A computed fold for a 1487-nucleotide RNA from Chloroherpeton thalassium ATCC 35110, annotated as small-subunit ribosomal RNA. Rfam family: Bacterial small subunit ribosomal RNA. Gene Ontology terms of the family: structural constituent of ribosome and ribosome. The prediction has a mean pLDDT of 83. The source organism's lineage runs through Bacteria, Pseudomonadati, Chlorobiia, Chloroherpeton and Chloroherpeton thalassium.
[in-house]
RNA sequence: GGAGAGUUUGAUCCUGGCUCAGGACGAACGCUGGCGGCGUGCCUAACACAUGCAAGCCAAAGGAAAGCUUCGGUUAGUACUUGGCGUACGGGUGAGUAAGGUAUAGGUAAUCUGCCUCUUGGUCUGACAUACCUUCGAGAAAUCGAAGAUAAUUUCAGAUAAUGCAGCGGCACCGCAUGGUGAUGUUGUUAAAGACUUGUUGCCAAGAGAUGAGCCUAUAUUUCAUCAGGUAGUUGGUGGGGUAAUAGCCUACCAAGCCUACGACGGAUAACUGGUCUGAGAGGAUGAUCAGUCACACUGGAACUGAGACACGGUCCAGACUCCUACGGGAGGCAGCAGUGAGGAAUAUUGCGCAAUGGGUGAAAGCCUGACGCAGCAACGCCGCGUGGAUGAUGAAGUUCUUAGGAAUGUAAAGUCCUUUUGUAAGGGAAGAAAAUCUCGCUUGGUGAGACUGACGGUACCUUAUGAAUAAGCCACGGCUAACUCUGUGCCAGCAGCCGCGGUGAUACAGGGGUGGCAAGCGUUGUCCGGAUUUACUGGGUGUAAAGGGUGCGUAGGCGGAUUGAUUAGUCGGGAGUUAAAGCCUCUUGCUUAACGAGAGAACAGCUUCCGAUACUGUCAGUCUAGAGUGCCGAAGAGGAAGAUGGAAUUUCCGGUGUAGCGGUGGAAUGUGUAGAGAUCGGAAAGAACACCAGUUGCGAAGGCAGUCUUCUGGUCGGUAACUGACGCUGAUGUACGAAAGCGUGGGUAGCAAACAGGAUUAGAUACCCUGGUAGUCCACGCUGUAAACGAUGGAUGCUAGAUGUUGGCUCUUGGGUCAGUGUCGUAGUUAACGCAUUAAGCAUCCCACCUGGGAAGUACGCUCGCAAGGGUGAAACUCAAAGGAAUUGACGGGGGCCCGCACAAGCGGUGGAUCAUGUGGUUUAAUUCGAUGCAACGCGAAGAACCUUACCUGGGCUUGACAUGCUAACUAAAGCCGGUGAAAGCCGGUGUCCGAAAGGGAGUUAGUGCAGGUGCUGCAUGGCUGUCGUCAGCUCGUGUCGUGAGAUGUUGGGUUAAGUCCCGCAACGAGCGCAACCCUUACAAUUAGUUGCUAACAAGUAAUGUUGAGCACUCUAAUUGGACUGCCUACGCAAGUAGUGAGGAAGGAGGGGAUGACGUCAAGUCCUCAUGGCCCUUACGUCCAGGGCAACACACGUGAUACAAUGGCGACUACAAUGGGCGAAGCCGCGAGGUGAAGAUAAUCCCAAAAAAGUCGUCUCAGUCCAGAUCGGAGUCUGCAACUCGACUCCGUGAAGUCGGAAUCGCUAGUAAUCGCAGAUCAGCAUGCUGCGGUGAAUACGUUCCCGGGCCUUGUACACACCGCCCGUCAAGCCAUGGAAGUCAGGAGUACCCAAAGACGCUGUGCGUUUAAGGUAAGACUGGUAACUGGGGCUAAGUCGUAACAAGGUAGCCGUACCGGAAGGUGUGGCUGGAUCACCUCCUUU
Repeated sequence: GGAGAGUUUGAUCCUGGCUCAGGACGAACGCUGGCGGCGUGCCUAACACAUGCAAGCCAAAGGAAAGCUUCGGUUAGUACUUGGCGUACGGGUGAGUAAGGUAUAGGUAAUCUGCCUCUUGGUCUGACAUACCUUCGAGAAAUCGAAGAUAAUUUCAGAUAAUGCAGCGGCACCGCAUGGUGAUGUUGUUAAAGACUUGUUGCCAAGAGAUGAGCCUAUAUUUCAUCAGGUAGUUGGUGGGGUAAUAGCCUACCAAGCCUACGACGGAUAACUGGUCUGAGAGGAUGAUCAGUCACACUGGAACUGAGACACGGUCCAGACUCCUACGGGAGGCAGCAGUGAGGAAUAUUGCGCAAUGGGUGAAAGCCUGACGCAGCAACGCCGCGUGGAUGAUGAAGUUCUUAGGAAUGUAAAGUCCUUUUGUAAGGGAAGAAAAUCUCGCUUGGUGAGACUGACGGUACCUUAUGAAUAAGCCACGGCUAACUCUGUGCCAGCAGCCGCGGUGAUACAGGGGUGGCAAGCGUUGUCCGGAUUUACUGGGUGUAAAGGGUGCGUAGGCGGAUUGAUUAGUCGGGAGUUAAAGCCUCUUGCUUAACGAGAGAACAGCUUCCGAUACUGUCAGUCUAGAGUGCCGAAGAGGAAGAUGGAAUUUCCGGUGUAGCGGUGGAAUGUGUAGAGAUCGGAAAGAACACCAGUUGCGAAGGCAGUCUUCUGGUCGGUAACUGACGCUGAUGUACGAAAGCGUGGGUAGCAAACAGGAUUAGAUACCCUGGUAGUCCACGCUGUAAACGAUGGAUGCUAGAUGUUGGCUCUUGGGUCAGUGUCGUAGUUAACGCAUUAAGCAUCCCACCUGGGAAGUACGCUCGCAAGGGUGAAACUCAAAGGAAUUGACGGGGGCCCGCACAAGCGGUGGAUCAUGUGGUUUAAUUCGAUGCAACGCGAAGAACCUUACCUGGGCUUGACAUGCUAACUAAAGCCGGUGAAAGCCGGUGUCCGAAAGGGAGUUAGUGCAGGUGCUGCAUGGCUGUCGUCAGCUCGUGUCGUGAGAUGUUGGGUUAAGUCCCGCAACGAGCGCAACCCUUACAAUUAGUUGCUAACAAGUAAUGUUGAGCACUCUAAUUGGACUGCCUACGCAAGUAGUGAGGAAGGAGGGGAUGACGUCAAGUCCUCAUGGCCCUUACGUCCAGGGCAACACACGUGAUACAAUGGCGACUACAAUGGGCGAAGCCGCGAGGUGAAGAUAAUCCCAAAAAAGUCGUCUCAGUCCAGAUCGGAGUCUGCAACUCGACUCCGUGAAGUCGGAAUCGCUAGUAAUCGCAGAUCAGCAUGCUGCGGUGAAUACGUUCCCGGGCCUUGUACACACCGCCCGUCAAGCCAUGGAAGUCAGGAGUACCCAAAGACGCUGUGCGUUUAAGGUAAGACUGGUAACUGGGGCUAAGUCGUAACAAGGUAGCCGUACCGGAAGGUGUGGCUGGAUCACCUCCUUU
């Protein structure tokens, strides 16, 4: 001393970016604002500046004037001048500067140093000027000129002189090369200033010190290599000059060097440091305030003075700008303190004082000091305090919510009792100040005592009085992230840091209430660090996520075997120096505390230096053989180059035979052929490629290499152990090789084949298919230099279980061992997983290459290579919150396997054509009410619209209402009846009046108020119900196990079944919902029970009949049981089970039928059955009534009915049901519908009720008919208030289409289809529909290839809204940034030339030369801005064209290259698997 979270997915793990929570700030903005302390305050325009102030002082010298005056003087030794010191400090700013800077450590034997300290010595004699001043002159001014005087600590001359300086001579010592030091002899040479208070202070020379400064060296010090070569004073030397001093610092000559991949040169940016912020640290960012250094002072250049400057408030010149001007000339420089303008999001007073600290000067008093000390302004920051405390439940009022009860705000308020920080008022009142100096004293030491001095400031602080009095906001409340509700809004308005919220129930917008957080602040914005191990030194990666170079050789560099010795550079230990102060940290201490300050310590581990250690690394020297190489003996090979040669096949040509086609495809056509093809035989020519052998066999660095033979040649392996003795590994730059395509020149061209042409296919088909066909493919020489150049895996070395194939050696004791390769499986380990696993993706070492979100983009620009095509290198703006890897579950596939279903097939009958019925669409309409819309809407809701229904339209009415209930008030009935009006509803009028203890009550009416009412909207707010997949066999759970996890296992596998049915096996063992069974019905029997049912026997009776007695045997009825279970047999099988015209049985393998519908899917259907949230209407969207409509009709579709006829129609006669209902018999009348009639029946009794097809006989004889019956006319019946719109039926007449139905399509597997009738619900009436019932009663199923649907397993996936998915490109529209571009504008730097100020230097010296700033000209280069036009790119709910990719994506995809095409793209050629499927081969494992 180290914390994470959100966001890619249906879910998961990983990779990876984006975002958030933290801290900080010289900040700004929004809202708000009580006080104090301490700090801080132009980050932008080094933009321009009005005004004032910021540097003066002086015992050296000269020395006024005006003024005052008492005429003595005073002002005054003042202004000013000469002189001395200072002005090079202090203060400001950060433009320039990537090194002449800075930091650290050194050097100076290559140097200087005023004032200060110490030491030694000296301070002699003279002289000439000059300012102020006086007198003139010029000018507007600034200022200048002339003449005349004069002084000094001004200047000059002379003297003196050293341990100074210079020359010469030898001596000693020292050092680090030049060299230094000391003493010494000699020659030459250099100085001074005085003042006064008379003991102080100056002055000169020399030496030493201190301080300050100059120069030099090493190391460190941003970014770009799309800046790779730079440099002529350049590098060095010699002579000379120059400086305080070294030096190309300058110059002449000589030489040709010097710097650079350890980044020169160039561009961009930038003052550096102590430190500051952040961080666990390492780091990263930063360089305000304080402190050290540097640089600059309007811009550029230059020197002067001086100890020190090339000088912020000095000088000269040039330039720009501003100001004054009398136009002739002048003046100026706030990046000092205040202040102004401008710029900007933004940064203060034209304040007080020298009291303190410090500086200048002076002997000192003192003077000066915008340094400094203080005050003012600003919540700009840090720190501290306060806005009250206690008590107080009727849980007040108000507000908000509410399930209407209540809850919350909330002890919060009010109220009661206290306190007084702060505020206000009053009183007192500091420290910071003690020195210098002055006065006095003395121990004579500047020693003691005293006195003087405060801007801040009547401030801090203390005391008293007063009174809760004067003082709370801001942000948030979907998740991250602490904190929830109501209302409004309705993808609008808006929010948003990321994910995202808003389309009528928004905890996400806006407002209210409530809550949370912080608090005199709170939020937002910006920036930095952190989180981010997201540039990884600490501390990452590269098989598939981004990432291994296509492959060798090899330079620099990096790394390197064993052993001995030396050295001590690295390394380690110790000492010394330094690392300024401040800051950080620790302790102590001072302000009431803290911030802040003071003291002490620690630390700053870096650099230098000395000593020591010597294991390791380095260096040097020696030795060794295990690495590496050589030799010798063997071995295999599609290794390379050149030459020669062979056969098969193809095509063409020639000839023979021969005749009509050939060829090609899914099917065709183009093409070819009677001028003889194809076929076949023989011959010839040409080019290209090498069958079998052939093998996950071999060789090579990779690309790659294949008939055979010869020549030349490279590498590898094994054995041996003779030789060398670390010679090694890797390898930036470099260099060589490098498939295919492509390019150049010249050949060659059989086959194949981009482009191209034609034919097909298609909506189109610039494709897939076909017929042709040119480049090309081949050879030689040269270029190109890229590929999915892949093991998507860099090279080298060592180590780490095995098993099993195979190639080449050795051993030859062998089913083995060993070396080098090449495969498969697999342990440990590793990995996100998949997988890898001695051929590592394991464990380690060394070196190289490469990666850092997706897109833009491998693009643009620049450079470079290339003949070109293009290659190499390689960005940014902008845009998105993802892009991606592996694995999982589903879904899907024009993937695979298995299985099922009237799914197909085999059959039978239909639909689609006609007419009609019915429903729907459309159209129409005042309205044609509404809903249902693939299967799964359409004879559906509707089991029945003339009125009603009814929801629609028109018209007429009512308004507490047609219906429910509560309250208040009034009234008396109300209903009913009668009358009027009216289409009715309604309205108006009359009649009418209950109980009662007489209070009132029941009931009703009227008025009012809560409310009723709504088939109004939302089935995408819902409940319930229903459809569908589907009566398909599935869907899950617990525990265990496996996996990081999503998940898996179980549920998969082998059999079997109708079935996840059962059996066997198995890391599973069990269980649940489904299946089956239980239920109903039907088929058989038994028992019980016999009326309404039945009638065999007995009896009676009739024309006849169970009609009657009787009986319950039979049939039947309806209750209970039995029965069927693969139980038995045979065969097969482990079993489950399957098979059999098996037995038995009424029934046989679920006997037939029904009810029964798992988890779920479709936002499926229904708010118009019902219920219901929300919204909407309330004299109407409610309600009543009349009439109309739902029935319309050019048309389209569905479902049906009837037919088209002889298996039939018609007529006559004659049989046999069952289910039901409540009905209505017989008789009579009517052709009939029906009428009349009433028996019977409350039902096994009576009625509906006749069954029909069938059967028998007759007729019709193939026609639009004796078929068919639509339509229309007439006449009727029945129901009903009422059949016009708009009922059904009957009779008579009429007699349409239709002669079996195109493409297509439906149902059905046995008592089924087909066919025939009967009954019922609804219903007054209305049935071709629906639901039941029985009668007659078939055909066919080889089988699962195909169509459709479904189930299981498996596989691929870029899908998960799940293939009705996803998704690519052009074009069109809008917006955005960007590249190119004729030009145009600007900038800085350089080159050449011209001109050239000031200054310095030089000279033959008073005007020239050299150098140079500024200025001008010229030609370019570079950088930036802009631009008509133009290129691509990105983004944008619903544009156009296609459908390239994802499944075998419907032609597998992709990579490189070439050609072509609206576009995705297509084709050729070579390559890859990151291709599904089937077959074969090979290998491995198990039995």